Large-subunit ribosomal RNA, domain III from Chengkuizengella axinellae, 393 nucleotides, folded computationally. The coordinates come from a structure-prediction model, not an experiment, and the mean pLDDT is 80.
Context: one part of a larger RNA
RNA sequence: AAGUAACGAAAAGACAAGUGAGAAUCUUGUCCGCCGAAAGCCCAAGGUUUCCUGAGGAAGGCUCGUCCUCUCAGGGUAAGUCGGGACCUAAGGUGAGGCCGAAAGGCGUAAUCGAAGGACAACAGGUUGAAAUUCCUGUACCACCGUAAACCGCUAUGAGCAAUUGGGGUGACGCAGAAGGGAACAGUUGCAGACUGAUGGAUAUGUCUGUUCAAGCAGUAAGACUGGUGUGUAGGCAAAUCCGCACACCGUGAAGGUUGAGCUGUGAUGAGGAGGGAAAAUUGUAGUACCGAAGAACUCGCACUCAUGCUGCCAAGAAAAGCCUCUAGCCAGGUGAAGGUGCCCGUACCGCAAACCGACACAGGUAGGCGAGAAGAGAAUUCUAAGGCGCGC
Numbered sequence: 001a002a003g004u005a006a007c008g009a010a011a012a013g014a015c016a017a018g019u020g021a022g023a024a025u026c027u028u029g030u031c032c033g034c035c036g037a038a039a040g041c042c043c044a045a046g047g048u049u050u051c052c053u054g055a056g057g058a059a060g061g062c063u064c065g066u067c068c069u070c071u072c073a074g075g076g077u078a079a080g081u082c083g084g085g086a087c088c089u090a091a092g093g094u095g096a097g098g099c100c101g102a103a104a105g106g107c108g109u110a111a112u113c114g115a116a117g118g119a120c121a122a123c124a125g126g127u128u129g130a131a132a133u134u135c136c137u138g139u140a141c142c143a144c145c146g147u148a149a150a151c152c153g154c155u156a157u158g159a160g161c162a163a164u165u166g167g168g169g170u171g172a173c174g175c176a177g178a179a180g181g182g183a184a185c186a187g188u189u190g191c192a193g194a195c196u197g198a199u200g201g202a203u204a205u206g207u208c209u210g211u212u213c214a215a216g217c218a219g220u221a222a223g224a225c226u227g228g229u230g231u232g233u234a235g236g237c238a239a240a241u242c243c244g245c246a247c248a249c250c251g252u253g254a255a256g257g258u259u260g261a262g263c264u265g266u267g268a269u270g271a272g273g274a275g276g277g278a279a280a281a282u283u284g285u286a287g288u289a290c291c292g293a294a295g296a297a298c299u300c301g302c303a304c305u306c307a308u309g310c311u312g313c314c315a316a317g318a319a320a321a322g323c324c325u326c327u328a329g330c331c332a333g334g335u336g337a338a339g340g341u342g343c344c345c346g347u348a349c350c351g352c353a354a355a356c357c358g359a360c361a362c363a364g365g366u367a368g369g370c371g372a373g374a375a376g377a378g379a380a381u382u383c384u385a386a387g388g389c390g391c392g393c
Stems, first nucleotide, its partner, number of pairs: 013031006032390004040370003046350002050348001051075006060068002080141002082346004087118002092113003098107003122139005142342004150335003160330002166326005174313004180306003186299004190211006212271002216266005223259004227250007235243002275291002314317001356365002372384004
């Protein structure tokens, strides 16, 4: 320079009460305003205690501060089923032997690692100051162990198990398009409960709120795919009843098989539920404990599901485990209510952000999912619900 610029989105605050030494800034209340394909909710990465409670006010907070994501202390993350591991493989990595190379090292077989891909069994409600598909209640499912009854078998008349590395199938996949079935969400009417509004009216065809419920199990089912049976068999590194191939018969809008959302019943004499609503001396405890109505019919229906479906096209669109089946093989017990067992790691909180990446409490950046109403083609746009905020002078 200069007490000058600035105090970081023009979404906006006002009043009252409380606390306190001290209040524009903290708390509570009543209004007002803003977002609402977000400025709401879930979750991955990343962060790593920032979460909750009590206390504090030096510094941090662009002002203030009784407040905080700050300081101090105490507390908080509970799993057979969620995610990862005890399963699988991809690109790629490592790499016993091996090959190459002055050295360092490079390449690479077997093998091994490697996931947001494959496989894989739990839902609803309640509860805390802070955790919940983890705790509790109710109802399930998976794997393994395993007893009684009963049944089957006990040696070529063999019950059962079945590849540990075997054979076959499946797993198993592109892009585009179209027409359907169905659900969620939402809405309307009916039903139930409450209310009758300080200014002109409103017991009315009025206003407001609610009308809910899963997995599992049983039944049913829009549809989609698929010919079936038998005989033979130089192939599938052995074998095969499996697959392949050949033939015969039967059949073809059918039956059978595989798959399949949804619906119905049950789960549920349960949960939840608008509303009502205590007591412990009044305030507080608390809208807590407790009580608890109605619960039907229709409409809409995308992006979700049936569906890895169907049709079309050419650029012809992972692998392995798992599962099914076949024998090889093993074998004297096997099936089987009840009952029992179920390991390790993560789990708080932020997560379009004041907690991540940007030196900052920075108008920037940040994968995925949900995403309501009126008008509208629409996730545009405007106004709103739930919910969250008014951007720390």
Taxonomically the source falls in Chengkuizengella (Bacteria, Bacillati, Caryophanales, Paenibacillaceae).